[in-house]
Context: one part of a larger RNA
Parts: sequence; C1' cells; structure tokens
RNA sequence: GAACGAACGCUGGCGGCAGGCUUCAUACAUGCAAGUCGAGCGAUUAAAGCUCCUUCGGGAGUGUAUAGAGCGGCGAACGGGUGAGUAACAGGUGGAUAAUCUGCCUUCUGGUGGGGGACAACGGCUGGAAACGGCCGCUAAUACCGCAUGUGAUUGCGCUGCUUACGGGCGGGGCAAAGAAAGGCGCUUCACGGCGCCGCCAGAAGAUGAGUCCGCCCCCCAUUAGCUUGUUGGUAGGGUAACGGCCUACCAAGGCUUCGAUGGGUAGCCGAGCUGAGAGGUUGAUCGGCCACACUGGAACUGAGAUACGGUCCAGACACCUACGGGUGGCAGCAGUAGGGAAUAUUGCGCAAUGGGCGAAAGCCUGACGCAGCCAUGCCGCGUGAGUGACGAAGGCCUUCGGGUCGUAAAGCUCUUUUCUGAGGGAAGAACCGCCGGGGGAGGAAAUGUCCCCGGCCUGACGGUACCUCAGGAAUAAGGAACGGCUAACUCCGUGCCAGCAGCCGCGGUAAUACGGAGGUUCCAAGCGUUGUUC
Repeated sequence: GAACGAACGCUGGCGGCAGGCUUCAUACAUGCAAGUCGAGCGAUUAAAGCUCCUUCGGGAGUGUAUAGAGCGGCGAACGGGUGAGUAACAGGUGGAUAAUCUGCCUUCUGGUGGGGGACAACGGCUGGAAACGGCCGCUAAUACCGCAUGUGAUUGCGCUGCUUACGGGCGGGGCAAAGAAAGGCGCUUCACGGCGCCGCCAGAAGAUGAGUCCGCCCCCCAUUAGCUUGUUGGUAGGGUAACGGCCUACCAAGGCUUCGAUGGGUAGCCGAGCUGAGAGGUUGAUCGGCCACACUGGAACUGAGAUACGGUCCAGACACCUACGGGUGGCAGCAGUAGGGAAUAUUGCGCAAUGGGCGAAAGCCUGACGCAGCCAUGCCGCGUGAGUGACGAAGGCCUUCGGGUCGUAAAGCUCUUUUCUGAGGGAAGAACCGCCGGGGGAGGAAAUGUCCCCGGCCUGACGGUACCUCAGGAAUAAGGAACGGCUAACUCCGUGCCAGCAGCCGCGGUAAUACGGAGGUUCCAAGCGUUGUUC
C1' cells in the first nucleotide's frame, strides 16, 4: 500500500447492487417448511337440478360436484441446512468397467386372455388416563395370488460364424426349464362392437443419474522407525447390480516402509477469492461442483434409487406428559427464543414470475424461490448549493503593536431545485395454462378427442413501487483523524521526568512545533480512525 463475512470509538443525508452466528455440530417454546391423485377403489356426508310418490309437512331415487378418514399409485433419496467427522480414491484431473445398475423421459418391437381368495375403511363387542390397540363379521380395486400365452429376454445342454490383447467379446440357429400384464375416461352404436386419449406387461436402443476400480496431485511433526494375522497371495464356495479377503474354509508366508510406513496433530476438497511485476504466499464466507453429517452410537426394512434431516427398530444422554401402569420428542429447514460471544437481521408478504412434486386437466402443495423489513457491513453513484460580493465588517487567534490571519469566507444581491415536502399521472416484469371462436394435417365407417396455428378473454406478492409532471422554498443534510522525523501539515497558552504520549526512533526535569487546550493548517469524506488477520 491492498484486502476483509469483520469488531470497536466518534459521526451520519439519499439511492442502486451485494452481504449478514466466523463463537456452543449448545438447548429449544410457537407457527410454517411434502404432498398430490375421485379420470385406480369401496363406503359415508351431501346443496341446486331432474324423475317418482305424497297425508302437501315431506319422502325415495338419480345426479354433476364436495369434505374428512381408509385401501391403492406416484413423490417423499429432489429441493433446503451444516462442516462435526474425514489426510481418505474424500476431492481435483485423466482413464477403465470385456466387472455394473438406472423409476420417470424419448424412439422402436410384440402383447394386454381367463379366474380366485383376502385386508382396511365400515358394523358389533371390548382394553387403556393417554399414546395406541384386541376379538368377531362384511366389502372393492390399477392392492394380492394361482392358471393360460411366451415374440424377445434369463438359465442349462448341443451345433456354429466373425473377432481377439487368447482372459474373452459380438452374433446365428436347435432342444428344455422357469417365467408377464390392469384397467380408467371420452365419443359413437338399440346392442355386440368400433375409435381416440391416459395407462399396464415383456424386450431392444438412447438419454439422464449412480456404483466400482486405477495412474498422477493433495498440510505439519522423525523430540513418532518400524507396522501388519483377514494381515499378503492362491484354491473352492458364499454374497453383491457388479470386480474384489467383501465374507467363510483350506493352503502358502507373505505385504508396507527413510521416495517416510505406522503413530500423533490439524483440516471438509475444488472451481475460485485476496495479495503480488511475476514466481509465489495465503484463504476456502457469499455463488457453482463433489463429499460427509442430521441429538449420540448401532441396525436393517421399503424402494429404480436411502442404510433415509422433518421414516422404522434397538441402546444411551437430555427434555416433556402421566391416572405411576406407561408414553412422547429431536430447528446443522424458514422465522424466532435462551445461552455463549467483540459480533451477525423479521415469529413479514406471495406462489404473480422461475423451478420442483402430484394430476388427463382445472388445480393443489412448495419458508425452494420471488419480494419486502433491519444493519454505512462492503462496493458504486448523488447531494449537503451556484454566481457575484472588500468597509477586507464584527468576532477569534497571533503580533515586532505597524499589522497579519481565519477570508470571498460571512452578511448582502442575483439564480437553480438534484435531494426534501405536497399534489397529480403511472409502468415493464405476463407468457404460458385454461375458456370462447376459427382454421389446418394425420388416423378413423363416423363422432369425440389427440397434435399444430391464429384471434379474443383471464392472471402481479413487490406496489400506486420504479419512473414522469407540477408547485414550494437554500430550504432537510459534515464529520473524522493527523500536524517532531519516517509523513502532507505550526504557532500561542497550560503543565514542569508530573500529568501524559508512543507504530519505530523517542518526547516531558520552566519558553515542549512530540503531553492537555485554543487558533491555524494538512489528508480523507458519509465517512474517518483504532484493533485484529492475510499478502
């Protein structure tokens, strides 16, 4: 000199953009943060309308729609948080997978036949303070289980082609075994049926995501020198989506290490940030990629995917409820509270936009996100007026008492109105989706619908915000530090090695440009200094 997620002191007008618990991975009151689908299913509630009955009070049925539970599907493994652990194939980079999996999505091939038995909800009885149950009975499905079919895929046994790094890989064809599926909605038809859309099953390919392995790189300590028995390798088997001591049995006795093993300490890694002429040093906040964790430790289940933050089970600590028998909980999600600390914000608005989940769709959910609030925390921009004005006013300070200086500074005069106050106008962010109307192409016997295009209607939290216009009036707006040298800037008074200053050198013991005050000056400026840390 530069920088900061900063703090502290004094001061403080506005706007834009960003940032905001670095400490206790401490404990948490309260609210919200993951639901959705009635076009998968049964049952219940049930307004209007329609039909029937009626004692004219009403009742029954139908019915589009609706609500809270239940069965079922998809999602909940994303998104959001934190950095504890981890010195490791965790991360970065480059490869390998001839050792692998992949829901939803895209393209393609072939199918979607026919049966059965349950369990919730519900009803009855009943236990418990509660949490939550128990027994009996009824019932549906895109829930569950057999059967049929079996293109292809899988496995086994033969045959065979191409290729190879000789381990294998890619095919062709035969026999056998086991082994799939689910319907819903709309249109049309008297009906059977047909068509369309959304699904379902088997398979191939792609895309996306993930698993695993390897080369190189990746902090400090040798005042850590030896470490290792599933350890190192082999055979066989098991297990896994998959290779492998991953696991087991047996066999061999190996494997690592001064090119730093083992042990200890510290630490999430990177893109990047800061600094520097560079080499380098340092950091890992915000944003992005990866990893790890979710009160602590352990375990699996479900699933395409988890060993699962707002799931389950076990143990522990802590806290809460209790009728003392027993239960409940997990903010390192968003706000917020207590504590800790030098120190870090609102228990706000909205799903209008972007994105995500579900749904055919309307739509619902979304503390992701978009916004607003607080904070000079940072960067950037603007303002606190402009011109003129000498009697060089008054006053302060200094003085050699002549004067000098603050100083065109003020006052006065003439203007301007960014800001400010008041009034008026007033956006972009919105395009989809949907509805209405019209048109086109494919398919179909036709109709509906699907797909595409055009026009109109509808949708804004921010917010009457940004911005614009008019009116008023210099009106509402300057401080901080320093002045001995380094280092830009000097005099007077007070003090008298005292009080004090200080980054270093050093000042102060009676004329202190170094302490304290005043006047003046210098440097920055809505900031200025101090402290801390890095270069």
The part of an RNA shown here (small-subunit ribosomal RNA, 5' domain) has 535 nucleotides and comes from a metagenome. Its mean pLDDT, the model's own confidence on a scale to 100, is 82. RNAcentral holds the full RNA, with entries from SILVA.